Predicted 3D model of a 139-nucleotide part of an RNA (small-subunit ribosomal RNA, 3' minor domain) from Clostridium coskatii. RNAcentral holds the full RNA, with entries from ENA and SILVA. It matches the Rfam family "Bacterial small subunit ribosomal RNA". Its family is annotated with ribosome and structural constituent of ribosome in the Gene Ontology.
[in-house]
Context: one part of a larger RNA
RNA sequence: CACCGCCCGUCACACCAUGAGAGCUGGCAACACCCGAAGUCCGUAGUCUAACGAAAGAGGACGCGGCCGAAGGUGGGGUUAGUAAUUGGGGUGAAGUCGUAACAAGGUAGCCGUAGGAGAACCUGCGGCUGGAUCACCU
Numbered sequence: 001c002a003c004c005g006c007c008c009g010u011c012a013c014a015c016c017a018u019g020a021g022a023g024c025u026g027g028c029a030a031c032a033c034c035c036g037a038a039g040u041c042c043g044u045a046g047u048c049u050a051a052c053g054a055a056a057g058a059g060g061a062c063g064c065g066g067c068c069g070a071a072g073g074u075g076g077g078g079u080u081a082g083u084a085a086u087u088g089g090g091g092u093g094a095a096g097u098c099g100u101a102a103c104a105a106g107g108u109a110g111c112c113g114u115a116g117g118a119g120a121a122c123c124u125g126c127g128g129c130u131g132g133a134u135c136a137c138c139u
Base pairs, nucleotide, nucleotide: 003106005103008099009098011096013093014092015091016090018088019087020086023083024082025081026080027079028078031075032074033073034072039068041066042065043064044063046062047061048060049059052057109130110129111128112127113126114125115124116123117122
């Protein structure tokens, strides 16, 4: 490689990540309650008892009760990850389908806002802008 140019959107195909999704499965850290081992500590009407004591008793041990208490159980939440019929758009791709919206006055100037409409780019109404060509006029 310059209008046999450039270029827009729907649709189709493939792949990628992602949002929603009845839910399902797991992780994590807590919370509430239940239960509560070991052990220290506290209490003690029971039992036992060489050291102190003349004795009574003190002290000690066991037992029992209690506080704390690991693990475990129950419950409703939190957070995080995976997964799910279906569904939404997005990205990429040799290039396929439909048209031709934009770029020249792009063949209805374009664009912005807004409303309605439509296979799709878009179309129409209203308001605005010139980042519009052309013609005329003025300097």